[in-house]
RNA sequence: AGAGUUUGAUCCUGGCUCAGAACGAACGCUGGCGGCGCGUUUUAAGCAUGCAAGUCGAACGGUAUACAGUGCUUGCACUGUAGAGAGUGGCGAACGGGUGAGUAACACGUAGGUAAUUUACCCCUGGGAGUGGGAUAGUCCACGGAAACGUGGUGUAAUACCACAUGAGAUCGGCCUACACAAGUAGGCAUGAUGAAAGACACAAUUGUGUUGCCUGGGGAUGAGCCUGCGGUCCAUUAGUUAGUUGGUGGGGUAAGAGCCUACCAAGGCGACGAUGGAUAGCCGGCCUGAGAGGGUGAACGGCCACACUGGGACUGAGACACGGCCCAGACUCCUACGGGAGGCAGCAGCUAAGAAUCUUCCGCAAUGGGCGAAAGCCUGACGGAGCGACGCCGCGUGAACGAUGAAGGCGGAAACGUUGUAAAGUUCUUUUCUCAGGGAAGAAUAAAGGUAAGAGUGGAAAGCUUACAAGAUGACAUUAACUGAGGAAUAAGCCCCGGCCAAUUACGUGCCAGCAGCCGCGGUAAUACGUAUGGGGCGAGCGUUGUUCGGAAUUAUUGGGCGUAAAGGGCGCGUAGGCUGUUUCAUAAGCCUGGUGUGAAAGACUACAGCUCAACUGUAGGUCCGCGCUGGGAACUGUGGGACUAGAGUUCAGGAGGGGAAGCUGGAAUUCCUGGUGUAGGGGUGAAAUCUGUAGAUAUCAGGAAGAACACCGAUGGCGAAGGCAAGCUUCUGGCCAUGGACUGACGCUGAGGCGCGAAAGCGUGGGGAGCGAACAGGAUUAGAUACCCUGGUAGUCCACGCUGUAAACGAUGUGCACUGGGUGUAGGGUGCGUUGAGCAUUCUGUGCCGUAGCUAACGCGAUAAGUGCACCGCCUGGGGAGUAUGCUCGCAAGGGUGAAACUCAAAGGAAUUGACGGGGGCCCGCACAAGCGGUGGAGCAUGUGGUUUAAUUCGACGAUACGCGAGGAACCUUACCAGGGCUUGACAUGCACCUGGAGGCUUAAGAGAUUAAGUUGACCCUUUUAGGGACGGGUGCACAGGUGCUGCAUGGCUGUCGUCAGCUCGUGUCGUGAGAUGUUGGGUUAAGUCCCGCAACGAGCGCAACCCUUGCUGUCUGUUGCCAACAGGCCUUCGGGCGCUGGGGACUCAGGCAGAACUGCCGGUGACAAACCGGAGGAAGGUGGGGACGACGUCAAGUCAUCAUGGCCCUUAUGUCCUGGGCUACACACGUGCUACAAUGGCCGGUACAAAGCGUUGCGAGACGGUGACGUUCUUAGCAAAUCGCAAAAAGCCGGUCUCAGUUCGGAUUGGAGUCUGAAACUCGACUCCAUGAAGUUGGAAUCGCUAGUAAUCGCGCAUCAGAACGGCGCGGUGAAUAUGUUCCCGGGCCUUGUACACACCGCCCGUCACACCACCCGAGUUGGGUGUACCCGAAGUCGCUAGUCUAACCGCAAGGAGGACGGUGCCGAAGGUACGUCUGGUGAGGGGGGUGAAGUC
Repeated sequence: AGAGUUUGAUCCUGGCUCAGAACGAACGCUGGCGGCGCGUUUUAAGCAUGCAAGUCGAACGGUAUACAGUGCUUGCACUGUAGAGAGUGGCGAACGGGUGAGUAACACGUAGGUAAUUUACCCCUGGGAGUGGGAUAGUCCACGGAAACGUGGUGUAAUACCACAUGAGAUCGGCCUACACAAGUAGGCAUGAUGAAAGACACAAUUGUGUUGCCUGGGGAUGAGCCUGCGGUCCAUUAGUUAGUUGGUGGGGUAAGAGCCUACCAAGGCGACGAUGGAUAGCCGGCCUGAGAGGGUGAACGGCCACACUGGGACUGAGACACGGCCCAGACUCCUACGGGAGGCAGCAGCUAAGAAUCUUCCGCAAUGGGCGAAAGCCUGACGGAGCGACGCCGCGUGAACGAUGAAGGCGGAAACGUUGUAAAGUUCUUUUCUCAGGGAAGAAUAAAGGUAAGAGUGGAAAGCUUACAAGAUGACAUUAACUGAGGAAUAAGCCCCGGCCAAUUACGUGCCAGCAGCCGCGGUAAUACGUAUGGGGCGAGCGUUGUUCGGAAUUAUUGGGCGUAAAGGGCGCGUAGGCUGUUUCAUAAGCCUGGUGUGAAAGACUACAGCUCAACUGUAGGUCCGCGCUGGGAACUGUGGGACUAGAGUUCAGGAGGGGAAGCUGGAAUUCCUGGUGUAGGGGUGAAAUCUGUAGAUAUCAGGAAGAACACCGAUGGCGAAGGCAAGCUUCUGGCCAUGGACUGACGCUGAGGCGCGAAAGCGUGGGGAGCGAACAGGAUUAGAUACCCUGGUAGUCCACGCUGUAAACGAUGUGCACUGGGUGUAGGGUGCGUUGAGCAUUCUGUGCCGUAGCUAACGCGAUAAGUGCACCGCCUGGGGAGUAUGCUCGCAAGGGUGAAACUCAAAGGAAUUGACGGGGGCCCGCACAAGCGGUGGAGCAUGUGGUUUAAUUCGACGAUACGCGAGGAACCUUACCAGGGCUUGACAUGCACCUGGAGGCUUAAGAGAUUAAGUUGACCCUUUUAGGGACGGGUGCACAGGUGCUGCAUGGCUGUCGUCAGCUCGUGUCGUGAGAUGUUGGGUUAAGUCCCGCAACGAGCGCAACCCUUGCUGUCUGUUGCCAACAGGCCUUCGGGCGCUGGGGACUCAGGCAGAACUGCCGGUGACAAACCGGAGGAAGGUGGGGACGACGUCAAGUCAUCAUGGCCCUUAUGUCCUGGGCUACACACGUGCUACAAUGGCCGGUACAAAGCGUUGCGAGACGGUGACGUUCUUAGCAAAUCGCAAAAAGCCGGUCUCAGUUCGGAUUGGAGUCUGAAACUCGACUCCAUGAAGUUGGAAUCGCUAGUAAUCGCGCAUCAGAACGGCGCGGUGAAUAUGUUCCCGGGCCUUGUACACACCGCCCGUCACACCACCCGAGUUGGGUGUACCCGAAGUCGCUAGUCUAACCGCAAGGAGGACGGUGCCGAAGGUACGUCUGGUGAGGGGGGUGAAGUC
């Protein structure tokens, strides 16, 4: 410090997720030791038991009891000593310890104030301590009660209580003085009230001395109270609140100010700078995180506060409204004799419940600290320690070195081998830790008493006081730490992960299953993502997971974001508060800057050093503590006050333009309607129609009249207005704007939360108006339907007046104002200057457009009318959906508007741009694509293939185009893969090893369907160191292995189809762009073509196109057999014309085969841009690629093929292998494709006759002859031919002649019967052919659909491959030989450019809503049930404060009576809990209703 995730890819916006750190944690697996810390975060739920606050006999009386003594009635009394427990009294118990419920508050933090206060114990200091008195607890006696606890009587003490005296510098009031003044403080004068324990102890003992305690002042210290400034949560869907409320006066009250309380008077107080209400919460030092600013948090430690079962209350006291005190009420628990009582672990342990979850009913006061005491000492669950818990942090260990046959085993691999791995074993060594044993620190300081010495001030002295020195008991932890010795590698390693982020992989299993997952996402038969194993990576006594916080997140942006299109500018203006504000001068010092000073506790954090062996931990020092207060100084800026100015703003005068607004009046055109005339059959409407209208006279036309609404031309990219918006003309009233020049005011300004006003259309209310148009509605069409588009009608409405509504894509999707920053070119309204004053030119201000520099922007784009650069102010945004919904409030007559969530759900949603693809978008172009033609298919019969069905099997594959006469170029057996049956198991086939054995091979016979089996016979390999061995070969046994047309073409290679012989597809460098990408390849022409030319930020290149290759067409030349025969000669035949290459010869010709030539838009004319090219022409065998073929770019279709072959993986192994016989692939209701033959006269049949090319042939072609009607056969065991020589071989259509005469025929030939031929072991299932006989459908084929542009279609035959035989198919060959193309509107396919896109699996895409089903959260809901809170009223405990004088009454007064005072009682106000009524807020639940989200998939 970043990364993953939206897309085909890109940039941006934006959310989600991850890597880090942390924790009082929990859970899972695992677990050796030590140190230091931490340990009910949940119900402030309930608690058994023990302990947690006592102490003082030197305050007091005194007892049980014990001992001693005396007396003696021997179990009593007395005395003395010691004296528990209890009691009176003092101090403490208000500390220490716990918890965080409440509290949004002066509770806390910080800084101050107290001139408005108090403070026990402590320290310093002054004064004092006189005289008296009456009780009471304990004790004892009696009584009540279950108990708790009481009642009465007798009687007693005090440092308990009371009275009086004294009394100040204390308190209150008055007066005076000084200081200060807002209130006061200090001093002085005099008046009233207020106090004691003559206590205790020590020493002395006659007074006394000392210590301590006591009273009263002053001061200090400490603690506390009260007040104030500032600071720190959320909600405005909480906007008004408050009656003791705000203030005053009198009174009361407190330690103290105060409505703190009370009576009266006044009507204030608080609040948008957020009152009130609601929700939540103890606050801080700190802790976690972060670079910081911040964010989160408030466990442990420390400070403060609050609380102590819940609520209320006071008492005592220096201090409490009191955790281990009291009273009352309530809930709960316990005891009870039922009458009544007792209790409060949020102290330490511990228990129960709750919960994911948190410890011992331990030891000790040895240390530190606290209470009491003179002290010893006692008490102390504070504290010090130990125990439990890997809960955290830190440290140590589980061994070290050597050790390669790289052992065995595991895992991987076809193997070689790799890996685990120096790892182990083994050898040597060490002993931290562990076990046993041993001695053994520090934590302890000193107290008291005693000793020594010195000192002070006294005292008669002693004791006492102060200081110093030495000595001086005491250890819970503790079998301590640390150390030493002995033993022995001995006692000690796991957890998570390995697809990317993110370090680290292989195999097997599984097969969208089981499962994983933080996000993206894995898993559907080859899973590096699931599970296991091997290996590896990370951390390590821990490791992972979960939860939470911060970070990353600049994702709330102060540091540090945005708002044209991503979320986001208010519809527009006026203006309040607020914020901001021109030039200059003087003053001031609030802000601001600076110096000093106080505080900012300690701990923590940081730095340095130090102590535990290190570290954690701890100590010491330093610097921080960014804050607040006080104070000195400064005056630039802001603020404040005063003065001045004119550049901002405004006023006035002199001009100007304008659909700016309101009211009134007027006008013409058009439309409809009415009346009348002319006139006759239609009109109207549409894509086409119909509804409609018209002979009762329409439409058309003429004249007259009525009504309402809107204002053609001008007119514009133009004007005005804040926006909405504004358009005939004239008049009146009125707002704003612009320019120029004077004069005037003198900052009067900008923005603007709330507020107020304006605000299109539609809509609403009342009243008018209503021509045209026209939601709703009606009818007619269209359509599968048509609640639409089209047509005919038509109501609200549109119009006017008044009122409401208050919203729009109210848009420039761009808030307002001011300033600055290159230009160019239009347009509207002014001004100035120049101009023969004309056209115009220059310049300037204000508006309104376009282009564009810099700059900005994610890009698009903006660009002086900014989206640039700045300032001021306002509004708004923070992922998508849910949702602008619910609810609350508010506005509205309503419709509805404003404000405006959450649960839940997703990992995206989105912006701009790019490349494709697509479009019933556009432009250009091409193709038998259409059109123009010719011939077919679809109908029939048959052939063939496919589907389906059937079957034991009908083997398998191919399925739109691009499967279907396809693989198959040829299924009777074989093929053959299928089925039935019969066999074999190292196998039908290959290689190797071991052992045994033998000869290979042929023939015959037998059984069997055959495979196979058995027997017989014949035959006898090569080499050598020859009883034998070896090699090749056959058989057997065994081991490795063979074999598979079994699966996966979606694991693959190769090959192939298709787009498509379409003209495209790319690259290098450069340039442009943030980038994907673009450019090049686009543009203008042209071409069959990305073919070529021109232009151009491109320049080149590659694969394609073309050419090179084959064939065909022309010519030349060469060669000349098996080809040819013109001339010459010969031969044979002859109808005497001639014919036959037969021979000699010849190369002329044909032909064959080589080699050349020829065609290149080369020439001419025209068009074009002077190019490329096109058109026409000449010449030429051929003319613009001459015809045909081979040749198929990058890629697409997970196209086809595992059954051609090859091949990964999986599967079978006496079978899914292999052999054999038979069957099947040939089935047959049917459907489809491809063909053949036809339906006839351009024909059929018969006879005669002519002309090819290309092929094939020795397991072959087979002449001729003979036989047969024929297929065919026979032979000389055939003539010729391994072929330009011989053969197949007859070409057919054609031509000539004849016949048939329009019919199911002399068409057509299916089907069937019979008889045959050929091939072949074998034609039954299941061949082809021949002959005779039979003679079906069919008379030109519906919707639809196919091929073809010239030697083509059509038609005619010939050949070949396969092949024993078996083509109507396939592949070739030639013969005859057309028609049509005006053209590109349309259908299909394709190419280029452009445009839109929410598509990218790419339109066979994407995607919306209802309905049905399941689940989830939510809203409403008759109600119902809790909680909080408010108001009014009722009842009213305890208790304070009053009142009262009923009862009682020691101290004081009084001779007494009595009084004062007190207690009890009664009563009043207040008053908790409780009750009643009514509101309000909030939760649970609720029949039913509602929408929303998600889901495999269903419907429309």

A computed fold for a 1500-nucleotide RNA from a metagenome, annotated as small-subunit ribosomal RNA. Model confidence (mean pLDDT): 83 of 100. RNAcentral holds the sequence, with entries from SILVA.